[in-house]
């Protein structure tokens, strides 16, 4: 000076006019009014309610290395492993592949029970001397291919091949650091078990269900509705009325029966005459919920951080088809021209334009995802030049 990489803020000011919404005040007046994502509705929580929101197993769903943080969490914060970068940094759907299943298209000869197409190498035969068929070994070299059964030199061998050696590469036990994930050296080993589990599945771990249109109060009935028809209609006890003294009818309460609450069991609860068809009452209204909070700011302490404590201050929307806005002037920022000045970069004058990103709360908060014209600031990595 140019490239990058990661965090962070901002995203319009002032002034006058006339409007809105809510709080508070007897009034006059006061005092407050949309975001970093309010979007996505993906997750987790508070809340509010339910006749299993009790155990316990299945199904279902979700998370997946290790350690913390948290009200939880799939979030975040430091770490381990892998993988990309030249680097700062980035991204990991990261538990098992001898517990089963199952898939690896084409293309190759062959995709896990391995195999020989081109080639090596040996042995017979034939021979036009050019090669050529057969029988044996072979997997180093070549070829497909994402991947070909460990790589990389040496040695040995007809020729090869962990056949044997050294060096990585896997495997095993025990040492040594780490709270652990895992790392490190040294030793011996067989030279040997390919890839996918964001295929099924196996393992650990969690997990009731619905949602503010949850609810909750007030208010509201000719009516704790009224007519047919068809099945059905157990036991006992209490209270009314009846009554031929046999007993019926009504209502409540208990039993046993039968329905219900993903599914099973247990333990608990609710509903209890079914079904069908015509009349028809009230429910479209108010009020709460509803903003004081896992609360925002400042500061100290503790901690690598996330976060967690202490002291201090402040009150920062609350509608209800849905308020915060419209109009004017001025300034910043941007931008178009022209002109000074400077080596550039950029700064200054001047006359215009512009007011300009993505976008609007509806119970309430921790997160994550996508969306964002234009400034600004601070670390770092790379490179190029001068000193």
């Nucleotide at each position: 000076c140019c490239a990058g990489u990661c965090g962070g803020c901002u995203g319009g000011a002032c002034g006058g006019c006339c409007g809105c919404u809510c709080c508070u005040u007897c009034a006059c007046g006061g005092g407050a009014g949309a975001g970093g994502a309010a979007a996505g509705u993906c997750c987790g929580g508070g809340c509010u309610c339910c006749a299993u929101c009790g155990a316990g197993a299945c199904a279902c769903g979700g998370u997946g290395c290790c350690g913390g943080a948290u009200a939880a969490c799939g979030u975040c914060c430091g770490g381990c492993g892998g993988g990309g970068g030249u680097g700062a940094c980035c991204c990991u759907a990261g538990g098992g592949a001898a517990a089963g299943c199952g898939c690896c298209a084409c293309a190759g000869a062959g995709a896990a029970u391995g195999a020989a197409c081109c080639g090596c190498c040996u042995c017979g035969g034939a021979u036009g001397c050019g090669u050529c068929c057969g029988g044996g070994g072979u997997a180093a070299g070549g070829g497909u291919g994402a991947a070909a059964a460990g790589g990389u030199g040496c040695g040995g061998u007809a020729a090869g091949a962990g056949c044997g050696c050294a060096c990585c590469g896997c495997g095993c036990g025990g040492c040594c650091g780490g709270c652990a994930a895992c790392g490190g050296a040294a030793g011996c080993g067989g030279c040997a078990u390919g890839g996918c589990a964001a295929g099924c599945c196996c393992c650990a771990c969690c997990g009731g269900g619905a949602g503010c249109a949850a609810a909750a109060c007030c208010g509201a009935a000719u009516a704790g509705g009224g007519g047919u028809g068809a099945c059905a209609c157990g036991g006992g006890u209490u209270g009314c009325g009846g009554u031929u003294c046999g007993c019926c009818g009504c209502a409540g309460c208990c039993c046993g029966g039968g329905c219900c609450c993903g599914u099973c069991u247990c333990a608990g609860g609710g509903c209890u005459g079914u079904c069908a068809c015509c009349c028809g009452g009230g429910u479209u209204g108010g009020u709460u919920g509803c903003u004081u909070g896992a609360g925002g700011c400042g500061u100290c302490c503790g901690g690598u951080a996330a976060c967690g404590g202490g002291c201090g201050u402040c009150c920062c929307a609350g509608a209800g088809g849905a308020a915060u806005g419209g109009c004017c002037g001025u300034c910043a920022c941007g931008u178009g021209c022209g002109g000074g000045u400077g080596c550039a970069a950029g700064c200054c004058c001047g006359c215009g334009c512009c007011a300009u990103a993505c976008a609007g709360a509806a119970c309430c908060c921790g997160g994550c995802u996508u969306a964002c014209a234009g400034g600004c600031c601070g670390a770092c990595u790379g490179g190029c030049u001068u000193u």
The RNA shown here (Bacterial RNase P class A) has 387 nucleotides and comes from a Beijerinckiaceae bacterium.
The coordinates come from a structure-prediction model, not an experiment, and the mean pLDDT is 75.
Its Rfam family is "Bacterial RNase P class A". Gene Ontology terms of the family: tRNA processing, dimeric ribonuclease P complex and ribonuclease P activity. By type it is a ribozyme.
It was read from a public genome assembly, where an Rfam model found it.
NCBI's taxonomy places the organism under Bacteria, Pseudomonadati, Pseudomonadota, Alphaproteobacteria, Beijerinckiaceae.